[in-house]
Context: one part of a larger RNA
Molecule: large-subunit ribosomal RNA, domain II
Organism: Candidatus Peribacteria bacterium
RNA sequence: ACCAACGAGUUAGUGUAUGUGGCAAGGUUAAGGAAGUUUAAUCCGUAGCCGUAGUGAAAGCGAGCCUUAAUAGGGCGAUAAGUCAUAUAUACUAGACCCGAAACUGGGUGAGCUUCCCAUGAGCAGGCUGAAGUAGGGGUAAAACCCUAUGGAGGGCCGAACCAAUUGGAACUGCGAGUCCACUGGAUGACUUGUGGGAAGGAGUGAAAAGCUAAUCGAACCCAGAGAUAGCUGGUUCUCCGCGAAAUAGCUUUAGGGCUAGCUUUGAUUAAUUGUUAUAUAGGGGUAGAGCUCUGAUAGGACUAGCGGGUCUCAUGACUUAGCAAAUUCUGAUAAACUUCGAAUACUAUAUAAUUUAAAUCAAAAGUCAGACGGUGAGAGAUAAGUCCCAUCGUCAAAAGGGAAACAGCCCAGAUUACUAUCUAAGGUCCCUAAUUAACAGCUAAGUGGAAAAGGAUGUGAGAUUGCUAAGACAACCAGGAGGUUGGCUUAGAAGCAGCCACCCCUUAAAAGAGUGCGUAAUAGCUCACUGGUCAAGCGAACUUGCGCCGAAAAUCCAACGGGGCUAAAGUUGUUAACCGAAGAUGUAAACUUACUUUGUAAGUGGUAGCGGAGCGUUCUGUAUGUUGAUGAAGGUAAAAGGCGACUUUUAUUGGAGAUAUCAGAAGUGAAAAUGUUGGU
Repeated sequence: ACCAACGAGUUAGUGUAUGUGGCAAGGUUAAGGAAGUUUAAUCCGUAGCCGUAGUGAAAGCGAGCCUUAAUAGGGCGAUAAGUCAUAUAUACUAGACCCGAAACUGGGUGAGCUUCCCAUGAGCAGGCUGAAGUAGGGGUAAAACCCUAUGGAGGGCCGAACCAAUUGGAACUGCGAGUCCACUGGAUGACUUGUGGGAAGGAGUGAAAAGCUAAUCGAACCCAGAGAUAGCUGGUUCUCCGCGAAAUAGCUUUAGGGCUAGCUUUGAUUAAUUGUUAUAUAGGGGUAGAGCUCUGAUAGGACUAGCGGGUCUCAUGACUUAGCAAAUUCUGAUAAACUUCGAAUACUAUAUAAUUUAAAUCAAAAGUCAGACGGUGAGAGAUAAGUCCCAUCGUCAAAAGGGAAACAGCCCAGAUUACUAUCUAAGGUCCCUAAUUAACAGCUAAGUGGAAAAGGAUGUGAGAUUGCUAAGACAACCAGGAGGUUGGCUUAGAAGCAGCCACCCCUUAAAAGAGUGCGUAAUAGCUCACUGGUCAAGCGAACUUGCGCCGAAAAUCCAACGGGGCUAAAGUUGUUAACCGAAGAUGUAAACUUACUUUGUAAGUGGUAGCGGAGCGUUCUGUAUGUUGAUGAAGGUAAAAGGCGACUUUUAUUGGAGAUAUCAGAAGUGAAAAUGUUGGU
């Protein structure tokens, strides 16, 4: 891993509801007993319980009672259906659907491992060093001290046994539940070791690591309480049919749990002033928007007192202003906690219409309290998030089908079954790929389409405004572009062209600036404005707008249309016709459910949690002293037929002795899951 078997809402008591049955103003026996019988049953047993009357704390009174001073008011009652049994559902008490802790408590067993201690034994190759002391000599006043011998100290040195375990490697389904190899530390000591003995579970022992106490230690092991408890995880076994949620509110030592309400199911009652939708009418409001009256916020501008400055005046004062500036008014501009205003929706009510009662109340049973994304309106955040948090609608959740290449939450659309029938939705119609290489009129040239901003640009289409132009424009080419003058100042120089000044002049002219740019040390030189000629018909400027362009860099490989490929086969340009396209609609045939004017019409039949209904099968009991079986039971295998299905029947074969209809009854009653249990391979 596979196969087989086993494996989870039970039993007892009590309450509640519903169904069924008995009796009924009554219902019923419990313990116990009697005779007969194989038992079951039957009979007796009225102690008790429920009901038939309530009310008061109670005495008590009683269709009334209580409160009270009350006869007022108020509270609870009075118009009769119960009770016993049984089935189902559910609750409570019990292990209470099953498996699962870590732990807690009690009583015992352990120091043959290991920690420490006690007693008694044992072990430590070899080599090195050379303390004190002592002797001799030297030395001293005497000592100290020095030298040479001797001596043999040390948690001394090197290094085997022995003990340990530093680093690296091997091993890591091992030789081994801690080993092997090399290197390494201690090796006369706080050393190592044998034997015997002692100390234990909140206790021991500990040169202290919460280490060790038998491969077990932040509290050992064994048995018991014990089926501890588990708001937690996992699992919970046949079929079909009807309906069908929630992920919210309040409270909660509450937040992944619970209770009540909300939403679901089933039954009963009510049938209208019920519900829903549409239309009309009537309402209140202060949101969106708008606005600036109030409150607050606010650049700038206009207007005007005043202040400051200047000029004049003896002074008062007058005139003036590139400054400051209140108030008022105008303009401009602003608000979730501003409003002189103010919708649409929504909400409430009424009327009418439509609508398969869809509504309400009571009773019983639930599940749900982690929601997700999308659109819209707000908040939080950074107007970030597949973010958080509300409101509202939708989908998913619990929804399959078609579209979006693929894609719970987007678009279309809600699958009872069958069909090689028809029509459509979204979306599509060159090929992959079902259907137009459809029609008309434009745009785009960027593969834009088929990712992006500020910003940038003689891309290109449309619109509208304005200027110049046949008295010749615009561009190009030819020619001119002068004189006073080198304007004045400044300066070494300043000559149109370093800089400063000048409202920047005058002359000749077709025209020519006290000069547009380059240039020189300064001149010079080139050029422009401006003018004439040649040419010949349109040429500029700013603006609005459609579609494009640049801006545009990412990691394996094209890779930012699903692909091929496309200049339409692109496009949020407009118009038109046709077709394809779904489990939608229609048609034909069939099943089931509900309703009814009742047997043939109508409507309905996606579904998780969950509620309700109807069935299939297994074992045993009665039916059964029956039926069936060696002319072959059960069981196995295969096929056919029947049933929506659980499953059933028949036939063939195997098998070789029991099996059992029907209708009832009772359950150890259905397995694919539980890191399920046991066995097998």